[in-house]
């Protein structure tokens, strides 16, 4: 040097030159112009969980509907993390597990198999009793009795049994397992192990782990309904907030005028019409929310870990049809032409996607070199 496991950190640098957003600053009435700074990611993605922040609902309490489910802790929360418990897979580092209930009810178990769960102890078969039947077509063998067409025994067959539940091989699963003793066959009927519950006692904060004891024994599935505990109001930055054009377009008062239209044969009566002021909604547009925020880097301490805490330093996109690119050189380098991918309120987690190689710890192998 082989195989592999789990963590982290990049995922090109510097320079030129065109050009875009944003800010300060200089010029300009005004458009616009200039110099400087800045200007996407480890996932910016999915938008899936959980928070902040906005608004709108809300007296309490219940149904209904949804989430979640071993213990501790972590955190602003969470179904997210970190450590253990237990159960699976790996020789092992390590990995996966929605991991309450099946002894509340219902239900469901393909195929194959007596049987798939209230079995019926139904079928098969095992044993014992009674009753029948046969030495025959063959082959082997020929028990008692002097002998018989007799008896007995195998063997076939039927009944009965308040005897059994072993054998049934089939299936992913078969009403505890393996031995043994027991017996007319047999059974946890005994015993010894091993699983299971159940209870004591000892460890542990706890899930549990260890041991002793008991009668012997319940099949699986709740990401089937269902029961048991906890927890849940709704909408989202297009949240929500101000300014706010008019020859729109609304309410009051006030003025013309006992005016004009319409309805109507006429009168009443409705409803429309001018002109001012005053008042509130509110499109178009602009503004604010807009990014200093549970931030970010490096260290110190507490803790095993998540994480707290605490000192020094950073300022790190805010657009809005939506800037964050383009071409060339140098260089590192195996390689840079080239992964996956582009902010839209912000934060923490989850998932997925991703050429290339780099680092650290730990694991099996240990031939050969």
């Nucleotide at each position: 040097c082989g195989a592999g496991u789990u963590g982290g950190a990049c995922g090109g640098a510097c320079g030129a030159u065109c050009g875009c957003g944003c800010g300060c600053g200089g010029g300009g009435u005004a458009a616009c112009c200039c110099u400087c700074g800045u200007g996407a990611g480890g996932a910016a993605a999915g938008u899936c969980g959980g928070g902040g922040c906005u608004c709108c609902a809300g007296a309490g309490g219940g149904c209904a509907g949804g989430a979640u489910g071993c213990c501790u802790g972590u955190u602003a929360g969470a179904u997210a993390c970190a450590g253990g418990g237990c159960g699976c897979g790996g020789u092992g580092a390590c990995g996966c597990g929605a991991c309450g209930g099946a002894a509340a009810g219902u239900g469901c178990c393909a195929c194959a198999g007596a049987a798939a769960a209230g079995a019926a102890g139904a079928c098969c078969c095992c044993c014992g009793c009674a009753g029948g039947g046969c030495u025959u077509c063959a082959a082997a063998a020929u028990g008692u009795g002097a002998a018989a067409u007799a008896c007995c025994c195998c063997c076939c067959u039927u009944g009965c049994g308040a005897g059994g539940a072993a054998a049934g091989c089939u299936g992913a699963a078969a009403c505890g397992g393996u031995g043994u003793g027991g017996u007319a066959a047999g059974a946890g009927c005994g015993c010894a192990c091993c699983a299971g519950c159940g209870u004591c006692g000892c460890g542990g904060a706890g899930a549990c782990g260890c041991g002793g004891c008991g009668g012997c024994u319940u099949g699986g599935c709740a990401a089937a309904c269902c029961c048991c505990a906890u927890c849940c109001g709704g909408a989202g930055c297009a949240a929500g907030a101000g300014c706010g054009u008019a020859u729109a377009g609304g309410a009051g008062c006030g003025c013309a005028a006992u005016c004009g239209g319409u309805c109507g044969g006429c009168c009443c009566g409705a409803c429309c019409g001018g002109c001012g002021c005053u008042c509130g909604g509110g499109u178009a547009g602009c503004u604010c929310g807009c990014u200093u925020g549970a931030g970010g880097g490096c260290g110190g301490c507490g803790g095993c870990a998540a994480c707290g805490u605490u000192g020094c330093u950073c300022c790190c996109a805010g657009a809005u049809a939506a800037a964050u690119g383009g071409u060339c050189g140098u260089c590192u380098u195996a390689a840079a032409u080239g992964a996956c991918a582009g902010a839209a309120c912000c934060c923490c987690g989850c998932u997925u996607a991703c050429a290339g190689g780099c680092c650290a710890a730990c694991u099996c192998a240990a031939a050969g070199a």

Bacterial RNase P class A, 369 nucleotides, folded computationally. The prediction has a mean pLDDT of 76. Rfam family: Bacterial RNase P class A. Rfam classes the family as a ribozyme. Gene Ontology terms of the family: tRNA processing, ribonuclease P activity and dimeric ribonuclease P complex. The model forms 93% of the base pairs in the Rfam consensus.